[in-house]
RNA sequence: UUCUGAAAAAGGCAAGGUUGCUGCAAAGCAAUUACGCAAAGCCACGGGCCUUACAAAGUAGUAUAUCAAGGCAGCCGGGUUGCCAGA
Numbered sequence: 001u002u003c004u005g006a007a008a009a010a011g012g013c014a015a016g017g018u019u020g021c022u023g024c025a026a027a028g029c030a031a032u033u034a035c036g037c038a039a040a041g042c043c044a045c046g047g048g049c050c051u052u053a054c055a056a057a058g059u060a061g062u063a064u065a066u067c068a069a070g071g072c073a074g075c076c077g078g079g080u081u082g083c084c085a086g087a
Stems, first nucleotide, its partner, number of pairs: 002087004012037002016033007035074001041080003045077003048072004055066001057064001
């Protein structure tokens, strides 16, 4: 340096729930508790998924489908950094 792995050792992260805040929403942030995770560290480049304001269509009125913009890295791929052990 590359590959493989989490058996050991040191650790790490934190699903969902609850509480508070932000947001139209998806969702995000913080605290608490852990479902799980060998990158469940980071990055929206590709695919995929989710939300949808205003507007216009539509309706008796709602609903509904479309369209900005936004979100998900714990959906997959990709990029990048990294602890331990073995080869």
About this RNA: This is a predicted structure of an 87-nucleotide RNA (c-di-GMP-I riboswitch aptamer) from an uncultured bacterium. The sequence was found by an Rfam model in a public genome assembly. The coordinates come from a structure-prediction model, not an experiment, and the mean pLDDT is 85.